[in-house]
RNA sequence: GGCGGUGUAGCUCAGCUGGCUAGAGCAGCGGAUUCAUAAGCCGCGGGUCGUAGGUUCGAAUCCUACCACCGCCA
Numbered sequence: 001g002g003c004g005g006u007g008u009a010g011c012u013c014a015g016c017u018g019g020c021u022a023g024a025g026c027a028g029c030g031g032a033u034u035c036a037u038a039a040g041c042c043g044c045g046g047g048u049c050g051u052a053g054g055u056u057c058g059a060a061u062c063c064u065a066c067c068a069c070c071g072c073c074a
Stems, first nucleotide, its partner, number of pairs: 001073007010026004019057001028044004050066005
């Protein structure tokens, strides 16, 4: 330098054949329980969907460029 993959909550990931209000588990916080703690139970909050632009009535999802990481080739 060329090609490909990944980037979504604090962490691990789903969603990516455009349309519900963007989700799950773990973690965190609160409640109840307990003499107390843990586990289990009930509830709650937390996101610029890597960045910028484009297409569209509508974009996490499609297109373009760029950034970071990983791999292959040279």